[in-house]
RNA sequence: AGCUGAAAAAGGCAAACCCAUCGCGAGGUGGGGACGCAAAGCUUCCGGUCUUGGAAUUAAAGAUAGCGGAGUUACCAGA
Numbered sequence: 001a002g003c004u005g006a007a008a009a010a011g012g013c014a015a016a017c018c019c020a021u022c023g024c025g026a027g028g029u030g031g032g033g034a035c036g037c038a039a040a041g042c043u044u045c046c047g048g049u050c051u052u053g054g055a056a057u058u059a060a061a062g063a064u065a066g067c068g069g070a071g072u073u074a075c076c077a078g079a
Base pairs, nucleotide, nucleotide: 003078004077005076012037013036017032018031019030020029021028022027035066041072042071043070045069046068047067048064049063050062051061052060
């Protein structure tokens, strides 16, 4: 340096739900709270899923990084 995460150590993040708030909405933000997570750190590049404006379809735009892939950075340890 790469790989791995069995056993440790220091820690970290925070699902559902509740309150407040923003948004047409999916959903986001802050506080509480822990289902879990070895990248549940970051990035919409690819796919998936979800939302959208009188109705439908398509496209487009948006959301999801805790859906998967990909890119990138990183603590500890070495069965």